[in-house]
Molecule: Glycine riboswitch aptamer
Organism: Lampropedia aestuarii
This record gives sequence, C1' cells and structure tokens, in this order.
RNA sequence: CACAACCUGUCAGGAGAGAGUGGGCACUGCAUUGCUGAUGCAGCAGCACCGCCGCCGAAGGCGCAGGGCCAAUAACCCCAAACGCUCAGGCAAAAGGACUGACAAACGUUU
Repeated sequence: CACAACCUGUCAGGAGAGAGUGGGCACUGCAUUGCUGAUGCAGCAGCACCGCCGCCGAAGGCGCAGGGCCAAUAACCCCAAACGCUCAGGCAAAAGGACUGACAAACGUUU
C1' cells in the first nucleotide's frame, strides 16, 4: 500500500426438547339466591405466579480435545470447537437462536 476477515447495522434462512402435572390468580358457562354479591360444579391452548417430575442445546457460561509459542510430544502463557456439562436459557405460537447468505457502514482491530 492492497486484499480479505473480524467488530457494527439491515434483510432472508435457521434445529432440538411435555400445549406435562398439582395449586394459586383470572376468564367463560351452569346451578343456588328477590338483586348485588357470595358459594358450588364444570371448562380453558390465559398469567415474565409457586411447586414437582421429565427432557433439549445452536444466546451466554464452564471444561477438555485440539491448536499456537518452543530445539522439544515438556513447562509457563495465549486461542479454544458444532465435543462434553447443563449454571443460565429453552421445551404450541410469538420471542430468542449458534451459524449461513446478501447488502451497507466503518477505516477501529487482526493477518
């Protein structure tokens, strides 16, 4: 100096696992009651409510495999997976979502 990538934004795509269960609070219907209200029964795919059991991994997090450095398969240090764990999060839809593609911005970082 140049290219590429990362960081940032927009758009598109994007998996997995119980619409579990008990209760609470609402909502709806029916009954009792002269009315309000209250009570009882039933229903419900409602609620960032509480508890219990089961499960998922692709936000994040943790751990190793592995890689770099090195004369060295060592140590220190650095990076650290789509593997493992399942703290967090999630298990209808919505939201989220690693990652992929396109476009843009930026000229900060890395090579």